RNAcentral holds the sequence, with entries from ENA and SILVA. Predicted 3D model of a 1486-nucleotide RNA (small-subunit ribosomal RNA) from a Dehalococcoidia bacterium. Its mean pLDDT, the model's own confidence on a scale to 100, is 84. Rfam family: Bacterial small subunit ribosomal RNA. Its family is annotated with ribosome and structural constituent of ribosome in the Gene Ontology.

[in-house]
RNA sequence: UUUUCGGAGAGUUUGAUCCUGGCUCAGGAUUAACGCUGGCGGCGUGCCUAAUGCAUGCAAGCCGAACGGCUCGAUUUAUCGAGCAGUGGCAAACGGGUGAGUAACACGUAAGAACCUACCCUCAAGUGGGGGAUAACCCCGAGAAAUCGGGGCUAAUACCGCAUACGCUCUCUGAUUCUGUCAGGGAGGAAAGUUGAGGCGCUUGAGGACGGGCUUGCGUCCGAUUAGCUUGUUGGUGAGGUAAUGGCUCACCAAGGCUGAGAUCGGUAGCUGGUCUUAGAGGAUGAUCAGCCACACUGGGACUGAGAUACGGCCCAGACUCCUACGGGAGGCAGCAGCAGGGAAUAUUGCGCAAUGGGUGAAAGCCUGACGCAGCAACGCCGCGUGGGGGAUGAAGGCCCUCGGGUCGUAAACCCCUUUUCUCAGGGAAGAUGAUGACGGUACCUGAGGAAUAAGUCUCGGCUAACUACGUGCCAGCAGCCGCGGUAAGACGUAGGAGGCGAGCGUUAUCCGGAAUUAUUGGGCGUAAAGGGCGUGUAGGCGGCUCUUCAAGUCUUUGGUGAAAUCUCCCGGCUUAACCGGGAGGGUGCCAGGGAAACUGGAGGGCUUGAGGGCAGCAGAGGGGGGUGGAAUUCCCGGUGUAGUGGUGAUAUGCGUAGAUAUCGGGAGGAACACCAGUGGCGAAGGCGGCCCCCUGGGCUGUUCCUGACGCUGAGGCGCGAAAGCGUGGGGAGCAAACAGGAUUAGAUACCCUGGUAGUCCACGCCGCAAACGAUGGAUACUAGGUAUGGGGGGUAUCGACCCCCUCCGUGCCGAAGCUAACGCUUUAAGUAUCCCGCCUGGGGAGUACGGUCGCAAGACUAAAACUCAAAGGAAUUGACGGGGGCCCGCACAAGCAGCGGAGCGUGUGGUUUAAUUCGAUGCAAAGCGAAGAACCUUACCAAGGCUUGACAUGCAUUGGAAUGUCCAGGAAACUGGGCAGUCCUUCGGGACCGGUGUGCAGAUGCUGCAUGGCUGUCGUCAGCUCGUGCCGUGAGGUGUUGGGUUAAGUCCCGCAACGAGCGCAACCCUCGUUGCCAGUUAUAUUUUUCUGGCGAGACUGCCCCGUAAAACGGGGAGGAAGGUGGGGAUGACGUCAAGUCAGCACGGCUCUUACGCCUUGGGCUACACACACGCUACAAUGGGUGGUACAGAGGGGAGCUAAGGAGCGAUCCGGAGCAAAUCCCAAAAAGCCAUCCUCAGUUCGGAUUACAGGCUGAAACUCGCCUGUAUAAAGUUGGAGCUGCUAGUAACCGCAGAUCAGCAUGCUGCGGUGAAUACGUUCUCGGGCCUUGUACACACCGCCCGUCACGUCAUGGAAGUUGGCAACACCUGAAAUCGAUGGGCUAACCCUUCGGGGAGGUAGUCGCCUAGGGUGGGGCUGGUGACUGGGACGAAGUCGUAACAAGGUAGCUGUAGCGGAAGCUGCGGCUGGAUCACCUCCUUU
Repeated sequence: UUUUCGGAGAGUUUGAUCCUGGCUCAGGAUUAACGCUGGCGGCGUGCCUAAUGCAUGCAAGCCGAACGGCUCGAUUUAUCGAGCAGUGGCAAACGGGUGAGUAACACGUAAGAACCUACCCUCAAGUGGGGGAUAACCCCGAGAAAUCGGGGCUAAUACCGCAUACGCUCUCUGAUUCUGUCAGGGAGGAAAGUUGAGGCGCUUGAGGACGGGCUUGCGUCCGAUUAGCUUGUUGGUGAGGUAAUGGCUCACCAAGGCUGAGAUCGGUAGCUGGUCUUAGAGGAUGAUCAGCCACACUGGGACUGAGAUACGGCCCAGACUCCUACGGGAGGCAGCAGCAGGGAAUAUUGCGCAAUGGGUGAAAGCCUGACGCAGCAACGCCGCGUGGGGGAUGAAGGCCCUCGGGUCGUAAACCCCUUUUCUCAGGGAAGAUGAUGACGGUACCUGAGGAAUAAGUCUCGGCUAACUACGUGCCAGCAGCCGCGGUAAGACGUAGGAGGCGAGCGUUAUCCGGAAUUAUUGGGCGUAAAGGGCGUGUAGGCGGCUCUUCAAGUCUUUGGUGAAAUCUCCCGGCUUAACCGGGAGGGUGCCAGGGAAACUGGAGGGCUUGAGGGCAGCAGAGGGGGGUGGAAUUCCCGGUGUAGUGGUGAUAUGCGUAGAUAUCGGGAGGAACACCAGUGGCGAAGGCGGCCCCCUGGGCUGUUCCUGACGCUGAGGCGCGAAAGCGUGGGGAGCAAACAGGAUUAGAUACCCUGGUAGUCCACGCCGCAAACGAUGGAUACUAGGUAUGGGGGGUAUCGACCCCCUCCGUGCCGAAGCUAACGCUUUAAGUAUCCCGCCUGGGGAGUACGGUCGCAAGACUAAAACUCAAAGGAAUUGACGGGGGCCCGCACAAGCAGCGGAGCGUGUGGUUUAAUUCGAUGCAAAGCGAAGAACCUUACCAAGGCUUGACAUGCAUUGGAAUGUCCAGGAAACUGGGCAGUCCUUCGGGACCGGUGUGCAGAUGCUGCAUGGCUGUCGUCAGCUCGUGCCGUGAGGUGUUGGGUUAAGUCCCGCAACGAGCGCAACCCUCGUUGCCAGUUAUAUUUUUCUGGCGAGACUGCCCCGUAAAACGGGGAGGAAGGUGGGGAUGACGUCAAGUCAGCACGGCUCUUACGCCUUGGGCUACACACACGCUACAAUGGGUGGUACAGAGGGGAGCUAAGGAGCGAUCCGGAGCAAAUCCCAAAAAGCCAUCCUCAGUUCGGAUUACAGGCUGAAACUCGCCUGUAUAAAGUUGGAGCUGCUAGUAACCGCAGAUCAGCAUGCUGCGGUGAAUACGUUCUCGGGCCUUGUACACACCGCCCGUCACGUCAUGGAAGUUGGCAACACCUGAAAUCGAUGGGCUAACCCUUCGGGGAGGUAGUCGCCUAGGGUGGGGCUGGUGACUGGGACGAAGUCGUAACAAGGUAGCUGUAGCGGAAGCUGCGGCUGGAUCACCUCCUUU
C1' cells in the first nucleotide's frame, strides 16, 4: 500500500435506582414427527424404537479348452453338437447389511522391525520316468424323512514314490565394511497336463505391486459417595509354539509390576474424515457418502484355505420356530423386497444387467437385490407458476362510525393482451469405442386450444411487524417470559381489517448461539454465592546477581505426511439454481534434517542484596510447673441487739421470736484477681492480667563477623484449636441450664423474684463444631502526605535522652491518586503487579438423604437428586412507620370557668318489630345529618282499586271536535256513563288548540359514586408543595428548601454551589372601633348629632432606650381612638382518604316496558324490651312566686303584619286605624332594679305523666299538630370510669328576630343585654411541622412475617421383607474341537520278504490338559415393590399463638447443652451484621 475476514440485543426482582444473579425470547440447524393446507419439475434423503420374530421369492457362482460317465439330438459307423449330477480347479475371506459388544493399540496421527501375501508383473531355472486308489455308475441293505452302510468297476491338472537341483532350506569352515554380505564343503527338498494352431497351464528361486499380521510415541467421555490393584502377575534363563516379536505357552529362578499426572472398579459409547453452530476459541454430534474396526439367533470350537476362526460353510451346547411314522430331523433377512410387532415415525414382495464394477472361463457367455433405473412420501434443498396492462359510479356487499363519513379498494365487474404451467397432436435424443438402452416415446423441440388446471398458514398487549367491533364476565379460556379474564378485554372466542412467510405455514422435540451464565481467549471471592479456624511441612508449582557450556522448551528454514469426498476461491456442464466436473488454496497436527542461542531449562564456576547464623542490647497478661498475698461473697462458732428482713414497677414465695436482717470478734473453704488499664503489650490462631521462683518459645534494634539462594507457597499428611459437651477421679464459695415455688398474663412451659442440680474449678483422656470476623489466605516489590501511640537506635543540644530532627519495627485515625455497584478501602490497600494454595456459579429442597471415614456418645467431615419458584440477594434513594432521638406549635396538656356521662322529656341513629315501618350518611370527618319544618300532599314504602303512546315532550299518518265550564248517576277516590252551555283564525287548500286510533317513542327516587362531571367533607388556615438554569451523583435522586438566629408563617436576616421563580403565607376585599368631608326621605323642636348612607384620613416597629452579630427580630417607653397580623369575616397550595353524593342536577353502561312506568283511596315513614349520640328542663335561696319599674340590636310584613278599643281566667275572638315600611305593625325585650312572701323541705324546688274542659290552623288533627285553663304532681337533692367547649366583650347567664311554614322549633341561622376566672409551664396525653436515626414496610405498622396442628396433591428418604438384573469367586459336573499320550482293533501307494507276512507311517477307540454351558454355595454391586414411618414442596379468606423486621416492645444473631403444643426459652462463651443516652479517647477546624 492492497485485499480478505470481522463480535447487535431485549423482557423480567424495586415506589424508583445502580449492581449481582438466574429464568425467558429474537438466529441457525435436523435421517424428524404432529396440525391445517397442497399446482409442477430437478437433485437428494427415507426404522433414530425391538442386534425383536420372520411366511414367500430372489441376493454366488463359473469352468466340458482338467476328468470319467450319463441323457438327448444329428449321423451308415467312426464321430459331432447340446445339456447334466459327480471328481477336480478357481471363487465363495470380495461385494452387501448392522452398530450389539468394545474406553481398547479399537480408532486417529506419526514412526518402527521380527513377518506372510492366491490371482497380476519382471527376471532366472525346470516340466524326466512310474505307481496305487476313489466318486460318479451297478448290485444289496437301513430309515417316515434327512441321510447313511456294505460289495464291485473306472478317469484325471485328484493322490503317492523315484530321478534331477542354478538358486532355496539346514549345517561346517574362512573372509569382511559384523542384526548384514561374500567364497568354499556336506546333507535335504519340485513339477501336470491340455488345445487343431497360436497358446493357456504346472514346479523352484529372486524381485515388484497389492493386501494383511505385529510393535511403539502422542491424542481419545463421566464418576474418588470406586484408593489401592496384580501371581503368568513383572523380569530373567531354557524349551515349545507361530508367518513373525513376545509369558503367547511351559519348567526353573528372582520379587517384582501399575497407581493421586487417577491404577482398579462402575457407568456410558463403535472410532475417524467430517456435520451443525460460533467472530474466533470452543461446544454439540458421528444419518446419507468415504476410511478403519466389530458383529452375523446366543455362547464355545476348530477344519479347509494364500487369506476365515468364515452373514447366505462345519461341529457342540442353549433358547426359539417348523416337520415327524416319536425312533429322529430341519432352520437362522443386522443382503433386496416384503410380513408381524414395537413406535410420534420411515417406502415397491417393481424393471434391467443397457452402463459402471465384481466372480468364473481361452472365449462366446453365465451369475451379480453390488449397481443402473423406475414407484411411494412437500422429508429436505433448489427453481417455476397460480396471470399482465387499463379500469371510480370509488358499484353491490361486509365491517367500523362522531351518522358527516371511513375501509376492504383498482380490489371486483368490464375492456385489451399473454400462454410459463395444463390438455391434445407431431417430431424425438445424448448416455454406446463394432453390436447391445432397463430408464423411455422419457428429456427436449414444434403446433393447436383456452385465463384457462393451481393459495394457504400463522400472528396482531410488550419483547415483535400488525387494531377495531361484538360476545363472555377470575367463567369459558390464553400463555415462550412478563402476565391477560372479577360488565366498557387492542391479551379469551368470533367477525372485519392489518402484518409475516408462502406450496407451504405453524407447533413440539433436540443441538449450538445469544450465555463473558465454567470466563485459555474472557469472570470472580470485605457487605451480593465464594478465603480453609490457625500453623507446620511432603509431593508439586514458582524462584536473586553473574560467567561458561549444552540445545530439552522456544524461534527459523527445508523435506515427508496430513486419503478421496467435504470447505473456500476461480473456471466450466445441465435454460437458471440446487446438483455435478476441473484447477488452486486451506487442512492450525505429527515426523525427520540443517541452523540461531536472547529468554526458560540442564551441567559447571563465582557473588551477596533474599534467607539463615554469630556478637551486643531491649520490651512484653507469650507458654508450662511450683509457691505465696490481700479484698470480697458464703458458711460455722461466740458477743451485742430486736422484729422484722428480703425482693419488686407493685407484690408474693423465701428467711426470722427455736432470735433473722444489722453489727463486732474468731475460724473454714473455694473461685476470681479491683485500682494500675490505655482503639496499650504479647502470641500463628484459639487466646493471655495479683506477686515471687524455675524451665522454655518467638520478636525488635544495633553491628555487617560467618554460610552462600540454603527461598516463597503448599494438594494430601501431622499438630494446635473459645465455650458447651463426654469418660475416670477429685473439688465445690459464688454463679447457674434443668427443676420447684411466687408473681405477671387471656394463657406465660418466658421476660421479674425466691430457691436450686449438673456444670463452671483441678488432673488425665476425648470432642474438633463458633458471627473461630478485619465476615478481607500467604509471600515479595512499587505507589502523596498528616497525626497519635508502644518498643529500639542515631543526630543536635545539654547539668540532664527537657525540647527539636532523622530512622527501623508494631498499633490506630484522617486523607490524595487509584479502585469500587455503592458503602467504602487507601504504604496495616479492597491501588499497581508477580507466584502459590483454598473456594464460588440462581433461590428453596439442604449443609439434608444415602454411602464412606472419624467419635464412648452427642455428633463431625465428605456430600447429592427428585420436586418446586421467577425470583432470592447487595448497596444506595425517596417516602411511610417506630412502645428511636432532638427542636417547635396548637384550648393538646396544665391553670381555670361552664358542662356532658346519672333523672324526665325532645330529636336523630342502631337494633327489634311490621304488609310497609322508603332511601342514603357509619371512627375523628354518620347519628337536632340530606330534612330551612312526614296529618292528606310531600312520598320515593305497603295494601287495595284502576290506566297502557301513557301524568309529561316531540315527529309522522289518519280521524273527529274549539278549548273549557257546569249538572246528574255509580264509586272510597281515580274514573266511568249521560245531559246542558260553549263554536277561534282563514288566502277556503288549510292552520292554531283539544280528543281518538296507529307508529317512532315517552317514563323509571330501578343498578353501578369502584365507569364519571359538578359540588362537598377531612388532614388544615397546617406551612408547606414545586419549577427553570447551574452544581453534585453511573443512577434513583440531592442541592436550592439544610445550617445559625427569628417569626403566627419556607416571616425575615445572616451563612452556604447555588442563583432566581411559581402555587401557598402575608397584603389587596367586607365589617367593627377614631376622625374629616358630602348628602339626608325618615328620627328629633334644631342648619346641630349618641342617627343613616357615601367618599376619605389614620398604624408604618415611623420615633426613643436596651439586648442581639452594626442583621432580622425581641423587650420596654412616648404619642395615639387604636401598637406591633388592632378584633371579626370572606379567602383552603401540591395532594391524601377508589372519603360522600347516580335520591338535588347532569351523564356512560346495564335493566324494566299492560310495568321496576302512571293515577287514586287508606295505611306507613310517628311502632318499642333495649343501646348510643346531640339537646332542653331541672335538682333550687347568686333561687322560686307575686307586684311595680328601666334599657337593645338585628330582622319580617300584602292570600301579609295588624294598632287603638272591646269580650274571655286564658289560648283566643270581635274589630278594623295604619303600613309595600328609618314613617305603620309584629314588639312585651329578658336577665336587671325596687318591694314583698317562701327559709332548706322532695319544698311555694321540679315539672313529667294522666284526666277533663276549651282555643287555633286546615277538606280533614283517630292513628299523628300546636296552644290554653283546671286538676294530677313522677324521676330528680349536682351525677362512676371517662369525655366536651372556651384565653375577652370570650366563657357563662339572659332574652329577641328570621328562614322553612296553612299549622307545628328544646333544632338551625342571626341579633343584642349582663359579663368573669385562669395560663407556673411544655414532663406527660392527642394532633401537626422540621431535622436526624433504624427498617426485612412501599396496599407503606390496620404493614410485614415465623413455627406446630388439621385437610388435599406431588416427588423423595428409612423399613420387617419380597422380587429381578449384573460381574466375579469356591467346589462339583462337563459337550464339541485342537494339542499331547496310548493305540492289542483297522490300515491301498514306500521299504524288506521265504509272498505267509513283517516294518515305517497313519488311524478308530481310550486317557489327559484346557473349556462353553449346567449345578450347588456364601458374599458383592444395582433396580422394582413394601404394612408402617421421617421430613420436604405446593395449595382457598382453616386452628393456636407472635418468634423476627423499629430499642419489634426481653437488642438480635451464633456454636453447644438442657427444656417446652408451636414459633421458641434459658445457661455458657463469642460477634455487631444493635437503637438510645452519658462518659472516655481519637480526629477535624479555630